A computed fold for a 347-nucleotide part of an RNA from an uncultured Rhizobiaceae group bacterium, annotated as small-subunit ribosomal RNA, central domain. Its Rfam family is "Bacterial small subunit ribosomal RNA". Gene Ontology terms of the family: ribosome and structural constituent of ribosome.
Context: one part of a larger RNA
RNA sequence: CUGGGCGUAAAGGGUGCGUAGGCGGCCAAUAAAGUCUGGGGUGAAAGGCUACGGCUUAACCGUAGUAAGCCUUGGAAACUUAUUGGCUUGAGUGCAGGAGAGGUAAGUGGAAUUCCUAGUGUAGCGGUGAAAUGCGUAGAUAUUAGGAGGAACACCAGUGGCGAAGGCGACUUACUGGACUGUAACUGACGCUGAGGCACGAAAGCGUGGGGAGCAAACAGGAUUAGAUACCCUGGUAGUCCACGCUGUAAACGAUGAGUGCUAGGUGUCGGAGCCGACAGGCUUCGGUGCCGCAGCUAACGCAUUAAGCACUCCGCCUGGGGAGUACGCUCGCAAGAGUGAAACUC
Numbered sequence: 001c002u003g004g005g006c007g008u009a010a011a012g013g014g015u016g017c018g019u020a021g022g023c024g025g026c027c028a029a030u031a032a033a034g035u036c037u038g039g040g041g042u043g044a045a046a047g048g049c050u051a052c053g054g055c056u057u058a059a060c061c062g063u064a065g066u067a068a069g070c071c072u073u074g075g076a077a078a079c080u081u082a083u084u085g086g087c088u089u090g091a092g093u094g095c096a097g098g099a100g101a102g103g104u105a106a107g108u109g110g111a112a113u114u115c116c117u118a119g120u121g122u123a124g125c126g127g128u129g130a131a132a133u134g135c136g137u138a139g140a141u142a143u144u145a146g147g148a149g150g151a152a153c154a155c156c157a158g159u160g161g162c163g164a165a166g167g168c169g170a171c172u173u174a175c176u177g178g179a180c181u182g183u184a185a186c187u188g189a190c191g192c193u194g195a196g197g198c199a200c201g202a203a204a205g206c207g208u209g210g211g212g213a214g215c216a217a218a219c220a221g222g223a224u225u226a227g228a229u230a231c232c233c234u235g236g237u238a239g240u241c242c243a244c245g246c247u248g249u250a251a252a253c254g255a256u257g258a259g260u261g262c263u264a265g266g267u268g269u270c271g272g273a274g275c276c277g278a279c280a281g282g283c284u285u286c287g288g289u290g291c292c293g294c295a296g297c298u299a300a301c302g303c304a305u306u307a308a309g310c311a312c313u314c315c316g317c318c319u320g321g322g323g324a325g326u327a328c329g330c331u332c333g334c335a336a337g338a339g340u341g342a343a344a345c346u347c
Stems, first nucleotide, its partner, number of pairs: 003319004007301002012315001014200004021193003025087007033080002035076008048066007090190001091187003094183004102176007109153001114148007124135002161168002205246006214240002219235004257314006265292012296303002320347003329340004
């Protein structure tokens, strides 16, 4: 080491692709590496273990037997393995379909906010618990017309859809990824997982250059208050937006890794297909997404064919609280910081 675990007690990697490795469908033949079995050699003595015996017992001592391992040789062939040949159900391809805020780019649209110009019009507007700061006779607020600009897309909208996750919502066009259904023409195990690695990765933040309507950290003022570095109000800069580059983290959550098979049902809903039909709908089936619920599981809560049930394969992770996700070292980063990650001490 071999244990037990990971929804909420410590513990699932943010997500995918994939290298090595681990694991791997059905049939047959051959081999015999693993495996099983027989023989031989070695396994010094002491020691160990077992049995018997000797000191009154024990410790101690004696006698006999004995192990794995390694080497060698003969055999067995169920399983694993290797090679060869075959198969189609796993996997993939083709063909025929329909669904979708999946992605990227370009263009377009209307509502609203703000600002500008002009008209009408006059003393207030705004804001609050109440006020004040603020705006307004240099004509505001309101209202009408025209214009500018940026950002976001009401209704539709739905425990609806799509995506590996992050995430994706006006419309049109172009390019483009994936899933699903039906068929069964083709390939013939081509599969699963995946240490390292690579790629993607909300918001905030950073670099360069644009843009800037609204909102708004910081900041200023007005209130509140004992105070008020807040909550409320009036303003307001980074930022929020775009392009390119970096950062690489989140309660990145289903706090639930991926894959496969098996294990009562009921009821919604989304996308297909088949059958029946009186054209309301019903039945069957595949894939998704919800709720309820049996067996079983669970400390309980609850989970329950979308498992936290029953099994197998592979990866990641946990091992009392604090110290501490800290210190040190290393790697990455422009920086902020990120990754890796202790100990003393203490309870």